[in-house]
RNA sequence: AGAGUUUGAUCCUGGCUCAGAACGAACGUUAGCGGCGCGCCUAACACAUGCAAGUCGCACGAGAAAGGGCUUCGGCCCCGGUACAGUGGCGCACGGGUGAGUAACACGUGGGUAACCUGCCCUCGAGCGGGGGAUAACAUUCCGAAAGGAGUGCUAAUACCGCAUAAGACCACGCCUUCGAAAGAAGAAGCGGUCAAAGCCGGCCUCUAUACAUAAGCUGGCACUCGAGAAUGGGCCCGCGGAGCAUCAGCUAGUUGGUAGGGUAAUGGCCUACCAAGGCUAAGACGCUUAGCUGGUCUGAGAGGAUGAUCAGCCACACUGGAACUGAGACACGGUCCAGACUCCUACGGGAGGCAGCAGUGGGGAAUCUUGCGCAAUGGGCGAAAGCCUGACGCAGCGACGCCGCGUGAGUGAUGAAGUCCUUCGGGUUGUAAAGCCCUUUCGGCUGGGACGAUAAGGUCCGUAUCAACACCACGGACCCAUGACGGUACCAGCAGAAGAAGCACCGGCUAACUACGUGCCAGCAGCCGCGGUAAUACGUAGGGUGCAGGCGUUAAUCGGAAUUACUGGGCGUAAAGCGUGCGCAGGCGGUUUGCUAAGAGAGAUGUGAAAUCCCCGGGCUUAACCUGGGAACUGCGUUUCUAACUGGCAGGCUUGAGUGUGGCAGAGGGGGGUGGAAUACCACGUGUAGCAGUGAAAUGCGUAGAGAUGUGGAGGAACACCGAUGGCGAAGGCAGCCCCCUGGGCUAACACUGACGCUCAUGCACGAAAGCGUGGGGAGCAAACAGGAUUAGAUACCCUGGUAGUCCACGCCCUAAACUAUGUCAACUGGUUGUCGGGGAAGCAAUUCCUUGGUAACGAAGCUAACGCGUGAAGUUGACCGCCUGGGGAGUACGGCCGCAAGGUUAAAACUCAAAGGAAUUGACGGGGACCCGCACAAGCGGUGGAUUAUGUGGAUUAAUUCGAUGCAACGCGAAAAACCUUACCUACCCUUGACAUGCUAGGAAGCUCGCAGAGAUGUGAGUGUGCCCGAAAGGGAGCCUAGACACAGGUGCUGCAUGGCUGUCGUCAGCUCGUGUCGUGAGAUGUUGGGUUAAGUCCCGCAACGAGCGCAACCCUUGCCAUUAGUUGCCACAUUCAGUUGGGCACUCUAAUGGGACUGCCGGUGACAAACCGGAGGAAGGUGGGGAUGACGUCAAGUCCUCAUGGCCCUUAUGGGUAGGGCUUCACACGUAAUACAAUGGCCGGUACAGAGGGCAGCCAACCCGCGAGGGGGAGCUAAUCCCAGAAAGCCGGUCGUAGUCCGGAUUGCAGUCUGCAACUCGACUGCAUGAAGCCGGAAUCGCUAGUAAUCGCGGAUCAGCAUGUCGCGGUGAAUACGUUCCCGGGUCUUGUACACACCGCCCGUCACACCAUGGGAGUGGGUUUCACCAGAAGUAGUUAGCCUAACCGCAAGGGGGGCGACUACCACGGUGAGAUUCAUGACUGGGGUGAAGUCGGAACAAGGUA
Repeated sequence: AGAGUUUGAUCCUGGCUCAGAACGAACGUUAGCGGCGCGCCUAACACAUGCAAGUCGCACGAGAAAGGGCUUCGGCCCCGGUACAGUGGCGCACGGGUGAGUAACACGUGGGUAACCUGCCCUCGAGCGGGGGAUAACAUUCCGAAAGGAGUGCUAAUACCGCAUAAGACCACGCCUUCGAAAGAAGAAGCGGUCAAAGCCGGCCUCUAUACAUAAGCUGGCACUCGAGAAUGGGCCCGCGGAGCAUCAGCUAGUUGGUAGGGUAAUGGCCUACCAAGGCUAAGACGCUUAGCUGGUCUGAGAGGAUGAUCAGCCACACUGGAACUGAGACACGGUCCAGACUCCUACGGGAGGCAGCAGUGGGGAAUCUUGCGCAAUGGGCGAAAGCCUGACGCAGCGACGCCGCGUGAGUGAUGAAGUCCUUCGGGUUGUAAAGCCCUUUCGGCUGGGACGAUAAGGUCCGUAUCAACACCACGGACCCAUGACGGUACCAGCAGAAGAAGCACCGGCUAACUACGUGCCAGCAGCCGCGGUAAUACGUAGGGUGCAGGCGUUAAUCGGAAUUACUGGGCGUAAAGCGUGCGCAGGCGGUUUGCUAAGAGAGAUGUGAAAUCCCCGGGCUUAACCUGGGAACUGCGUUUCUAACUGGCAGGCUUGAGUGUGGCAGAGGGGGGUGGAAUACCACGUGUAGCAGUGAAAUGCGUAGAGAUGUGGAGGAACACCGAUGGCGAAGGCAGCCCCCUGGGCUAACACUGACGCUCAUGCACGAAAGCGUGGGGAGCAAACAGGAUUAGAUACCCUGGUAGUCCACGCCCUAAACUAUGUCAACUGGUUGUCGGGGAAGCAAUUCCUUGGUAACGAAGCUAACGCGUGAAGUUGACCGCCUGGGGAGUACGGCCGCAAGGUUAAAACUCAAAGGAAUUGACGGGGACCCGCACAAGCGGUGGAUUAUGUGGAUUAAUUCGAUGCAACGCGAAAAACCUUACCUACCCUUGACAUGCUAGGAAGCUCGCAGAGAUGUGAGUGUGCCCGAAAGGGAGCCUAGACACAGGUGCUGCAUGGCUGUCGUCAGCUCGUGUCGUGAGAUGUUGGGUUAAGUCCCGCAACGAGCGCAACCCUUGCCAUUAGUUGCCACAUUCAGUUGGGCACUCUAAUGGGACUGCCGGUGACAAACCGGAGGAAGGUGGGGAUGACGUCAAGUCCUCAUGGCCCUUAUGGGUAGGGCUUCACACGUAAUACAAUGGCCGGUACAGAGGGCAGCCAACCCGCGAGGGGGAGCUAAUCCCAGAAAGCCGGUCGUAGUCCGGAUUGCAGUCUGCAACUCGACUGCAUGAAGCCGGAAUCGCUAGUAAUCGCGGAUCAGCAUGUCGCGGUGAAUACGUUCCCGGGUCUUGUACACACCGCCCGUCACACCAUGGGAGUGGGUUUCACCAGAAGUAGUUAGCCUAACCGCAAGGGGGGCGACUACCACGGUGAGAUUCAUGACUGGGGUGAAGUCGGAACAAGGUA
């Protein structure tokens, strides 16, 4: 620091996701040790049990039992003035827990308190005198189950109460002083009133008395009282700071203030009475929701964001609610009272309780520990002290919950062992890893030693201080001695032995790490993208690898990445985003100059910013975590001094911003009134007759009752042709005949004036197209709705005929638009060019030119922009202010509020769901877009197919099987250039199992041939005959073949053409497809290859940021057409000869087959741009590629083929292999394709007669001759072929006949008789003869081929083949018609345009309906919570009142009084009750829309002109 994901690819916008850190965690799995930390986040749910606050006998009275000892048995002594209990004092308000409540002066920070308090402690001053009356304990009598309580009697105090004293404090009055005009305020001598106390424990006799010792006394300590001060701890007040929602906008009656009083430690509506009517709020009151706050913690570069466990500070709370008492302090966690809920006890009358203390239990929950040890240390309470108490605390236990550290060994060791896994079978890998050898011993185990934490208390001695004092007490020093929970722990030493100690996740990309098997869109994975449908690096397992490691993963939540809320640090033309427009209060910002100020700002000083944490430097645990010393820091707040440039404030100037005045100018600017002509439709009349109107075509409609047309006249409404324009005006919406009236704004010229008066603008106000609404008018045309006619599968549309609201006017609403320049307003600055509108100036006689200013357009520099584009009218560079945006959908929707008569508008969510949705540009593809061009593409022609019969192939059906494949063009006379057996792959039956075939091993034998028997055959079983070749003298061996055996293996036309190679089809013989370098672009890409011409052609020329090149085109190749040369047999024949090229002779010709020539737009003319090229012509056998063929670019169709062959994987292995026989592939209601033959006279039949080319031939072609009507048979010559044969070419020509008919056309079908091939023609061959003589009389919609030696027509040959073509491949004969042309159909090419397509239009995609699921709105209502108001009620408590009752201290001789208490009443008030609202949650028959879902239904709205933009 980034990465993945939208696309075919690209750039951008934008969301989602990941890598990091961190955690009070939980879950899964695994686990050796130690240290330091941490450990109910949920139910502030309920709690059994134990413990958590007591202490003091040096305040006080009383005072045991038990035990021990003694005893004269009466008792005495010790323990012991001890324990328990009580009065009294101090403490219990600390410490410990929790976070429910609280949005608040609760917290943080900084101040104030002259408005306050403060027990114990410290300092200072003063004092501590003398009395009194009670009461608990106790004793006793009672009540009660208990808890407890009552009566009577006794008693003490540092308990309680008077009195004295009063330095002082407090209260009242105050001569006088100061201030003031006064009222009065402040201070104050003085005077008056009120207010104290308690003792206890030591020591000593210095003074007094007794005269040892004690009392008084003195003295010390502790305590006590009144004051002053300090410290500490608090109370109260104030400034500032830190949550959400404005769909909470108004709130408030003690409310705000005053006066008087009460109350408090103290200010204050804190409370009461009266008076006034205030107070708070957009800088967010009030309400609702949420929440303890902070230091800090986590993250982050920081700014921030999130958080508030452990530790520390503050607050709040203590079962829930209320209340006070005591006290220095509480409205009190382990106190009191009341009410409520719950639990427990009960004798039913009544009582008891409060773990959010430490442990622990139940419950809840994903989840959080021991009912441990100790007061040894630190700290706290009490005490003079010893000491006691202390679940604070110190320790231990449990938990990998976190952080940190250590170990599980180290070295050597290659036969690279075995085993696993993979494999191309060679090997690779695990892997120096193991084993082996050698070494070490941390941790753990065993044995032994063994701490620091204890410098603290106490005692003795010495010293200092106090004192009369060498006592006492206090302090200091020396010595003595006690105390350790942890713990026999840390640590140290020794012993043995590599010995006891490694897992988890991941391995498609992001992201480090790959193979095999299994599975087969199943099972499953998944953080995002996405994997899985038979070869899965993505699932599961294994091997291997990667990462981390006593852990590793997953999940939840946080920050980061995210500049994805942007202060640092974003945007708004088209991606989300400028309010429809203006005016304008608050607010924000504001020209120039002088002076003053010091609020902001800057600098210095100072106080504070707790400690801990973080950071730096040190120190202590073996290290680290951890602990600890010092420093820095704590970015903040306060006080103070200085500065005065800047901002602000105050005062005064200035003129440039802004405004006013004066003179001109343009204009559909606005409002009102009047008026004009053209046109439509209507009415009346005239002329006139059959149509008019309308459309793609029609129909509805109008018209013989006279339309339309035409003429004249009339009435009425609406809109204003031409001018007219990227023209003008207006803030926008918008504004158009002409004239008049009223009125707003702008521009311009020059001068004068005011003197910052300005800019922007939340809320607000005004205006605001069309449609719509209300009331009243008006209504010609047009025209939603509606009706009819068409179109259509349908047509609630598009088209047509009608037609009502409406459109128009007046008044009042509505308030929205793609209200768009999709561009807020204002100001400044920054190169230009051109047009146009308005004004002004200058020059010129003028035409015109130049300058300037305000608008409005086009193009463009820099710059900006993702690109497109913008570009002085900015989307450039800046400033001011406002509005708005933060993924798509849900949704501009729901609910609520406001507005509206309504329609609706405005403000405006969430649940849920997706991983995208978008912008711009690129390349393609496509378009019922455009331009250009080509092709038998159409057109022009000729002949067919589609109808018939037959043949053949296919589909379908059938079948035991009808083997398989090919399926639009580009399957269908195709694979198949020959299915009777074979072929043959299919079916049935019978057989074989190392096999019909290959290699290897062993044994035997040559092989082979002949003849039997059984069987349908395969096969089985016999008999006979027979020994070769090579080496070697022989023995023997070898090659080859056969048989048998065992195993490796053979075999498969079994599957997958969507795993493949090869081959092929097709677009298409179309003219295209690319590359290198350069250039342009952020990039995909573009350029080149586009453009102007031309061509069959990306063929060539020219131009050009391109220059070149490659694969294609063309040419080179074959064939054909002309000529020449060479060569003449089997070919040929001018000469001779013959029946005959038969023979002689010859090679001139034809021909044959080899080599050459020839044609190149070369020549001429024209056109063209002086080019390429085209047109015409000459010559030539041939002319512009001469004709034909071969030749098929990059690629497309997962096109075809695993059944030609090859081949991966899978499958079968006595069978899916192999053999044999028979059957099937030949079936037949039917449908389609391709052909053959016809329907006849351009013909059929009969007779005669002529002319080819290219082929084939030895298991062959077969002549002559003979036989047969014929197929054919016999026969045997010739020929391994320019020699012989197939072999008669046919159409044609000549002659005859038929005469338009189902025929002398046509030949199917069938019968009979034959021929040939073949082992065999039954299923199932071809041919012949005779007989039979079907359909068919030129073929519907539709559709095919062909542009010249072509179509059409005629025959001939070959391959396959025993036999079997109407198929196929070739050959020649005869031999046409037509092409104006490119509008249309089809296909293709180039350029361009649009696109929401890219699986690319056979694309994409919208809505209703049906089904399932999910969340949500409405809903008669129903059930809870919270809260407001009104009323009832009123416990305990406090305050007040008090007519009842009781009463020790004081006063009084007494009566009595004062004072107090109980009771009663009143006020306030908790719980509770009733009623009416508000709000929120849950639920609800039914209902509304929304989202999601694999292949449902109906249409076809959008994307191309998407077929009506």